[in-house]
Context: one part of a larger RNA
RNA sequence: UGACGGGGGCCCGCACAAGCAGUGGAGUAUGUGGUUUAAUUCGAAGCAACGCGAAGAACCUUACCAGGGCUUGACAUAUACAGGAAUAUAUAAGAGAUUAUAUAGCUCUACGGAGUCUGUAUACAGGUGGUGCAUGGUUGUCGUCAGCUCGUGUCGUGAGAUGUUGGGUUAAGUCCCGUAACGAGCGCAACCCCUAUGGCUAGUUGCUAACAUUAAGUUGAGGACUCUAGCAAGACUGCCGUUGUUAAAACGGAGGAAGGUGGGGACGACGUCAAAUCAUCAUGCCCUUUAUGUCCUGGGCUACACACGUACUACAAUGGGUAAGACAGAGGGAAGCGAAAGUGCGAAACUGGAGCAAAACCCUAAAUUUAUUCUCAGUUCGGAUUGGAGUCUGAAAUUCGGCUCCAUGAAAGCUGGAAUUGCUAGUAAUGGCAGGUCAGCAUACUGCCGUGAGUACGUUUCCCGGGCCUUGUACA
Numbered sequence: 001u002g003a004c005g006g007g008g009g010c011c012c013g014c015a016c017a018a019g020c021a022g023u024g025g026a027g028u029a030u031g032u033g034g035u036u037u038a039a040u041u042c043g044a045a046g047c048a049a050c051g052c053g054a055a056g057a058a059c060c061u062u063a064c065c066a067g068g069g070c071u072u073g074a075c076a077u078a079u080a081c082a083g084g085a086a087u088a089u090a091u092a093a094g095a096g097a098u099u100a101u102a103u104a105g106c107u108c109u110a111c112g113g114a115g116u117c118u119g120u121a122u123a124c125a126g127g128u129g130g131u132g133c134a135u136g137g138u139u140g141u142c143g144u145c146a147g148c149u150c151g152u153g154u155c156g157u158g159a160g161a162u163g164u165u166g167g168g169u170u171a172a173g174u175c176c177c178g179u180a181a182c183g184a185g186c187g188c189a190a191c192c193c194c195u196a197u198g199g200c201u202a203g204u205u206g207c208u209a210a211c212a213u214u215a216a217g218u219u220g221a222g223g224a225c226u227c228u229a230g231c232a233a234g235a236c237u238g239c240c241g242u243u244g245u246u247a248a249a250a251c252g253g254a255g256g257a258a259g260g261u262g263g264g265g266a267c268g269a270c271g272u273c274a275a276a277u278c279a280u281c282a283u284g285c286c287c288u289u290u291a292u293g294u295c296c297u298g299g300g301c302u303a304c305a306c307a308c309g310u311a312c313u314a315c316a317a318u319g320g321g322u323a324a325g326a327c328a329g330a331g332g333g334a335a336g337c338g339a340a341a342g343u344g345c346g347a348a349a350c351u352g353g354a355g356c357a358a359a360a361c362c363c364u365a366a367a368u369u370u371a372u373u374c375u376c377a378g379u380u381c382g383g384a385u386u387g388g389a390g391u392c393u394g395a396a397a398u399u400c401g402g403c404u405c406c407a408u409g410a411a412a413g414c415u416g417g418a419a420u421u422g423c424u425a426g427u428a429a430u431g432g433c434a435g436g437u438c439a440g441c442a443u444a445c446u447g448c449c450g451u452g453a454g455u456a457c458g459u460u461u462c463c464c465g466g467g468c469c470u471u472g473u474a475c476a
Base pairs, nucleotide, nucleotide: 001476002475003473004472005471007470008469009468010467011466012465013464015460016458019423020422021421022420023419026313027312028311029310030309031308032307033306034304035303042053043052064299065298066297067296068295069294070293073124077123078122079121080120081119082118083117084116087104088103089102090101091100092099093098106115107114108113126288127287129286130285131284135282136281137277138276139275140273142271147186148185149184150183151182152181153162154161155160166177167176168175192265193264194263195262197233199231200230201229202228203227207222208221211220212219236259239253240252241251242250243249315416319374320373321372322371323370324369331363332362333361336356337355341351342350343349381413386407387406388405389404390403391402392401429451430450431449432448433447434446435445
């Protein structure tokens, strides 16, 4: 100087407390462990692994296993020699890779050759093989915590100290005052984006107050309104009062759409964990080279006594069923989105093909509301499981996809032990919608809007994590 202490002081955080909703019990989905297996490819491991890499394993993917093939190779460059094709189609063998046969079949040229392809030979290719404890790059975490340092000066023999400590204050090493320190850098904040207010400009594909018109902003018309999207404005403790050291600031108030960082996002200091990743990529070294490379068919990654994590659906009347009717936002759309209409018990689905490269057309809401029924039951709750019949995608749905209908429903489940998680406002909870991935497949993920709470007593006693000062130490 650090680190540590079941030492002390001060302070903060959904850390506790006050509340709301959960998890832990059930069924299912999914990930992991374990076990099994020819193989169940590999990685991730307290927080910070476990709906994680994977924004989507039927083949492919695919790295694993079994079997069948190839060996200058599936891919790259170069040289030498030989050749003319490469490729397409058909037939035959085969599980296919592949092999054989037949037919068709090159370009330029100064006629020397060149391009391109095939074969042979040689250098070499290849490796999702090992090492993340050899590395780059990227990422997590403490933590959006308020810290981490430097120059000059001063003090100390020196390691070092000071500044950065102290008194206040702040979300903040934020600012003020004091001060052997004076300044500065990386962080904080601001500058950036979205959102909340009015103004100006503009007015189509958007809008409709007035005038006309229509079934309909449909059309004429209009730019007022909504909205769209560009510009500038607006908030700064600026003003007033009280407190405060004449400070910084705090509290209250006015005005204001918004008030003290207005609300969100992006943004992550010096460093810690030999943290994660050699399987995104790159890369040293080691290993391999008729195989640890490569092609193919089939299987596996989907197994199942069990254990754990994360979710979904429920256990019902604040509800379930039936009928009628209403209101979004943000996105996507050409091998696409697909309307009306029709088939169909109904919907999924099919036929259909209008319109739309989109403020134009389409995908496109549900909870809510109204009426009625059920009347507290393992039920008209709940939907697992199983049987049957279909349908879609795709060469292909058996291992192993989605969806619909009929039946099953005496499957569990009547609110869940110890324990434990999230959340402070348009938040929690709850309802649906869209997108990426994608031929098909979403209870996951990323976004979007609708409905919309409860509580916060705090001189913080306690649990957890963190910051500053101080103290002890046989630790470094």
Small-subunit ribosomal RNA, 3' major domain from an uncultured bacterium, 476 nucleotides, folded computationally. Model confidence (mean pLDDT): 81 of 100. Rfam family: Bacterial small subunit ribosomal RNA.